[in-house]
This record gives sequence, C1' cells and structure tokens, in this order.
RNA sequence: GCCCGUGUAGCUCAACCUGGCAGAGCGCUUCCCCGGUACGGAAGAGACUACGAGUUCAAAUCUCGUCGCGGGCU
Repeated sequence: GCCCGUGUAGCUCAACCUGGCAGAGCGCUUCCCCGGUACGGAAGAGACUACGAGUUCAAAUCUCGUCGCGGGCU
C1' cells in the first nucleotide's frame, strides 16, 4: 500500500441481510424477603448506535468518506 471483518448500555452481545417504538444477560439503584449475609422476588435508571456527509416520508440498518480495533496479502 491493497483486501476482509468489526465499532450499539459499565461489561458481553442481539436488532443490520429484508430501513419503520433501540433490546437481552450480567452489573448498578430502590423496595420486598431474612435475626443478618448470600440466594430468591418486584420495580427502576442507563446507549441521540465511533465520527462526518448522502439517499429516503423515515437510517443502528443502505451508499460514500474519515478514525479506532482485529486479521490476511505484499
């Protein structure tokens, strides 16, 4: 230098292909339960989807560019 993959909640990942209310588990907060802790039960908070632009009534999703990370070729 070229090619491929990847970037979404504190962490690990769905949703992307086929555009239409952003979800799950763990963690966190409050409450219940218990003599107390753990376990268990209920409720809640938390991501303008890496950044910029384009297409569209509508973009996490499609297109282009940039950046980060991983891998391959030379």
Predicted 3D model of a 74-nucleotide RNA (transfer RNA) from a soil metagenome.
Its Rfam family is "tRNA". Its family is annotated with triplet codon-amino acid adaptor activity in the Gene Ontology.
Model confidence (mean pLDDT): 82 of 100.
RNAcentral holds the sequence, with entries from MGnify.